[in-house]
RNA sequence: GCGGAGAACUGGAUGGCCGCGUGUUUGGCCCAGCCAGAUGCGAGGAAAGUCCGGACUCCACAAGGCAACGGUGCCGGGUAACGCCCGGCCGGGGCAACCCGAGGGAAAGCGCCACAGAAAUCAAACCGCCUUUCGCAAUCUGCUUCGCAGAUCGCUACGGGUAAGGGUGAAACGGUGGGGUAAGAGCCCACCGCGGGACGGGCAACCGGUCCGGCAUGGCAAGCCCCACCGGGAGCAAUGCCGAAUAGGAACCGCAUGCGGGCCAGCCUUGGCCCAGCGGUUCGGGUUGGCAGCUAGAGCGCGCAGGCAACCGCGCGCGCAGAUGAAUGGUCAUCCAUGGGGGCGACCCCAGGACAGAAUCCGGCUUACAGGUUCUCCGCGCUU
RNA sequence: GCUCCCAUCGUCUAGUGGUCCAGGACACCGGCCUCUCACGUCGGUAACAGGGGUUCGAACCCCCUUGGGAGCGCCA
Numbered sequence: 001g002c003g004g005a006g007a008a009c010u011g012g013a014u015g016g017c018c019g020c021g022u023g024u025u026u027g028g029c030c031c032a033g034c035c036a037g038a039u040g041c042g043a044g045g046a047a048a049g050u051c052c053g054g055a056c057u058c059c060a061c062a063a064g065g066c067a068a069c070g071g072u073g074c075c076g077g078g079u080a081a082c083g084c085c086c087g088g089c090c091g092g093g094g095c096a097a098c099c100c101g102a103g104g105g106a107a108a109g110c111g112c113c114a115c116a117g118a119a120a121u122c123a124a125a126c127c128g129c130c131u132u133u134c135g136c137a138a139u140c141u142g143c144u145u146c147g148c149a150g151a152u153c154g155c156u157a158c159g160g161g162u163a164a165g166g167g168u169g170a171a172a173c174g175g176u177g178g179g180g181u182a183a184g185a186g187c188c189c190a191c192c193g194c195g196g197g198a199c200g201g202g203c204a205a206c207c208g209g210u211c212c213g214g215c216a217u218g219g220c221a222a223g224c225c226c227c228a229c230c231g232g233g234a235g236c237a238a239u240g241c242c243g244a245a246u247a248g249g250a251a252c253c254g255c256a257u258g259c260g261g262g263c264c265a266g267c268c269u270u271g272g273c274c275c276a277g278c279g280g281u282u283c284g285g286g287u288u289g290g291c292a293g294c295u296a297g298a299g300c301g302c303g304c305a306g307g308c309a310a311c312c313g314c315g316c317g318c319g320c321a322g323a324u325g326a327a328u329g330g331u332c333a334u335c336c337a338u339g340g341g342g343g344c345g346a347c348c349c350c351a352g353g354a355c356a357g358a359a360u361c362c363g364g365c366u367u368a369c370a371g372g373u374u375c376u377c378c379g380c381g382c383u384u
Numbered sequence: 385g386c387u388c389c390c391a392u393c394g395u396c397u398a399g400u401g402g403u404c405c406a407g408g409a410c411a412c413c414g415g416c417c418u419c420u421c422a423c424g425u426c427g428g429u430a431a432c433a434g435g436g437g438u439u440c441g442a443a444c445c446c447c448c449u450u451g452g453g454a455g456c457g458c459c460a
Stems, first nucleotide, its partner, number of pairs: 001380010012335007020042010044355001048366002051364005056235004063269004069231005074088005089103001090101004104226002109224002111220003126166002128162004133157001135155002138152006174192006193215001194213004199208003239292004249283007260275005285459003299318006306311001336353001338351005385456007394410004402440001412428005433449005
């Protein structure tokens, strides 16, 4: 210098004028309030998607066990909790920095594996290779009645052996090499792979060498399922209070009159409770108001200590949106980043600011995002 | 604000891992029929919302995004 990897930050700045919401405070008025002045604060890293986890509120809930449904899934740690984060292991990619992985179980069971192929996991054999027997043809030898017998080689048929090779497929019942064999084959041997045992290291996932086994175990669980763990339901339009107004209305359903019936969220057991007018659903009617919840919270900043890190402890400081027909805006000036044009140049002119906007709150994930800044690391080239 | 559902030719739909370069009806286009139109008949055009993943293989299973739709207030 070129190319690349990771992490963090930022998301136009300052000022003037006009305007909006809200807290505090002062004053005025016809004082449940309104108006005016002063002063403080006033969108985000994602406020978004609503995909997870909680706080909070209401409802349900006798206990125990089982089942069902939903979710999570290598190991350890962090956390209020998580499907999140950190560290590690294993597998894959990259020369490397580093990146990616829904990463338990397929020797518990069921199911599926189209087409092709002999065969898709009980097993099986198309071509091929080897071979017994029969038949045919050729050659040789012997006997000799124009034929018979024997041997060798070839071809065909039936049967047997084989799974090395060919071929099909996404995938073919271990791979390579050697021995062995009629031809072959874990049939035997070496190495690799796989499984098992004890040993060593590690909290663990897992790793290492060693011994044994001759191979038994194809793939799919984002198919059913098995194993382990977690989970009651609904959501701030939750919920509570005040006010206004209306036809205090209709239909249907359920249970109830002491024999019985029902409930305890599905089932069982023990035990208990409720039921002699109530409950539910739908339609119809009225209203579209106010207050609380509502923002001090797993809060933010700095320093020190612990930890590889996520994170955590202590101390000090700060006050940091609360709208509801829903505020957070407009304009001007200067500067900044960027683009275009002109000029030799200093410079001038024009354009112009990414994604997007709170709605009970918080921790995450995911998605969108112009441009800029900083730090660390890797590879290649050049120079010294 | 919260909760839930859906997306396949122009329209309505079938299809729930393979025999699907996705079937049917209406519509559209062309031919035949007719003097012409209609009807009828034959043929054709035309779609899995977008992206990623699992799998040998995805309209179908999983995730994200986009678009559309429905319901939920209070009082008595």